[in-house]
Overview
Model confidence (mean pLDDT): 83 of 100. This is a predicted structure of a 76-nucleotide RNA (transfer RNA) from an uncultured Gammaproteobacteria bacterium. Its Rfam family is "tRNA". Its family is annotated with triplet codon-amino acid adaptor activity in the Gene Ontology. By type it is a transfer RNA.
RNA sequence: AGGCGCGUAGCUCAGUGGUUAGAGCACUUGCUUGACAUGCAAGGGGUCGGCAGUUCGACUCUGCCCGCGCCUACCA
Numbered sequence: 001a002g003g004c005g006c007g008u009a010g011c012u013c014a015g016u017g018g019u020u021a022g023a024g025c026a027c028u029u030g031c032u033u034g035a036c037a038u039g040c041a042a043g044g045g046g047u048c049g050g051c052a053g054u055u056c057g058a059c060u061c062u063g064c065c066c067g068c069g070c071c072u073a074c075c076a
Base pairs, nucleotide, nucleotide: 001072002071003070004069005068006067007066010025011024012023013022018056027043028042029041030040031039049065050064051063052062053061
């Protein structure tokens, strides 16, 4: 330098055009306990990496940029 893949909640991930984006774990509160853990119930938490475009409608499609990973090439 080029190619491919990935970026969604604190973490690991799902969702891949259609009303208001989800799960597990974690976190908070309450119940339970002498106390802790476990268990039960309720709850909070997201500019869906950024900008622009296409569309009636974009997390989803397209372009560019940023970050991460892998491969190839080049230099040494």